[in-house]
Molecule: Bacterial RNase P class A
Organism: Simonsiella muelleri ATCC 29453
RNA sequence: CAGGGCAGACAAACAGUCGCUGCGUAUUGCUUCACGGCAUACGGAGAGGAAAGUCCGAGCUACACAGAGCAAAAUGCCAGUUAACGGCUGGGCGUGGUAACACGACGGAAAGUGGCGCAGAAAGCUAAACCGCCGAUGGCUGCCCCCAAGGGCGCACAGGCAAGGGUGAAAAGGUGCGGUAAGAGCGCACCGCGCAUCUGGUAACAGAUUGUGGCAGGCUAAACCCCAUUUGUAGCAAGACCAAACAGAACACAUUGAGGCUGCUCGCGGAGUGUUCGGGUAGGUUGCUUGAGCGCAGCAGCGAUGUUGCGCCUAGAGGAAUGACUGUUCAAUGACAAAACUCGGCUUAUCGUUUGCCCUGCGCU
Numbered sequence: 001c002a003g004g005g006c007a008g009a010c011a012a013a014c015a016g017u018c019g020c021u022g023c024g025u026a027u028u029g030c031u032u033c034a035c036g037g038c039a040u041a042c043g044g045a046g047a048g049g050a051a052a053g054u055c056c057g058a059g060c061u062a063c064a065c066a067g068a069g070c071a072a073a074a075u076g077c078c079a080g081u082u083a084a085c086g087g088c089u090g091g092g093c094g095u096g097g098u099a100a101c102a103c104g105a106c107g108g109a110a111a112g113u114g115g116c117g118c119a120g121a122a123a124g125c126u127a128a129a130c131c132g133c134c135g136a137u138g139g140c141u142g143c144c145c146c147c148a149a150g151g152g153c154g155c156a157c158a159g160g161c162a163a164g165g166g167u168g169a170a171a172a173g174g175u176g177c178g179g180u181a182a183g184a185g186c187g188c189a190c191c192g193c194g195c196a197u198c199u200g201g202u203a204a205c206a207g208a209u210u211g212u213g214g215c216a217g218g219c220u221a222a223a224c225c226c227c228a229u230u231u232g233u234a235g236c237a238a239g240a241c242c243a244a245a246c247a248g249a250a251c252a253c254a255u256u257g258a259g260g261c262u263g264c265u266c267g268c269g270g271a272g273u274g275u276u277c278g279g280g281u282a283g284g285u286u287g288c289u290u291g292a293g294c295g296c297a298g299c300a301g302c303g304a305u306g307u308u309g310c311g312c313c314u315a316g317a318g319g320a321a322u323g324a325c326u327g328u329u330c331a332a333u334g335a336c337a338a339a340a341c342u343c344g345g346c347u348u349a350u351c352g353u354u355u356g357c358c359c360u361g362c363g364c365u
Base pairs, nucleotide, nucleotide: 001361002360003359004358005357006356007355008354009353010352012329013328014327015326016325017324018323020046021045023043024042025041026040028039029038030037031036048336052347053346055345056344057343058342059341060235061234062233063232072231073230074229075228076227077091078090079089080088081087092106093104094103095102096101107226108225112224113223114220115219116218130165131164132161133160134159137158138157139155140154142153143152144151145150173191174190175189176188177187178186192215193213194212195211196210197208198207199206200205239286240285241284242283248277249276250275251274252273253272260268261267293312294311295310296309297308298307299306300305330334
């Protein structure tokens, strides 16, 4: 310099004006018995890295719950981490990459069932035989030696074989030697594999100049299934509190005139009225944002993470608030997209700018 890998940061910037939603203050104004409400002024705050999808895991809340089982769903190498997880971290193994690094539902196919298109003889429990090889053994109404017995040659009929060819993604370990009629783990050596043992490691697992087994029956479980582990249901429109109206109950008063008009006395008028209780509709309050919080530093740890100290307060609506305009600047019509109970993750979308570390190649010193 070129190409690449990993982990982050930012998400147009600044200033002004006008608005929008909460909060605080006011010796302000209106209203109320009061609490309070409305308005105004001032001060200060006001979306994201994903607020999203609602896919996992929790908190919180209501209901349910002796114990056991079935069904269903999810998960599935090992160790750690956490409130918890199907997340994350580290490790093992496998795959891809020269590498940095990335990805992996990564238990069981010898419990059982199913599937394996086309091609091919055969797609699976000690299999099968299209071409091929052999035909030792048996057969031949074949030939020859010498009629028989016996022997030699031939045929490829029974039969044997799986080395070679062919099919296929995949055909029942590989190479070599021996062996044989031809062959074959049939025997042996090496390689590979299984089991045991030893060594290292917490473990997954790895290694071994060790022993042993001729080698064990393909692939598929994000096919059914089996094994192990986990899972109660619903969700803030959860739930809690206050409580008009209205219907109800109890008691008291009332046609011997209550209550009302009306503060009192008359008068009018004519049937309910008052208190309490339980219910909880409209409406209101709460849940609601101080939290497994955020920032910096130290310590423990490879790390996820934990812990200590200091500092910080950062939306809370209920038709639901962030916008508009002006000026300047730039990488220039500025991406993806906007809270709704709250957290921890995952996944998906995203114009671009930028920081650090690492790998490979080339050149120069």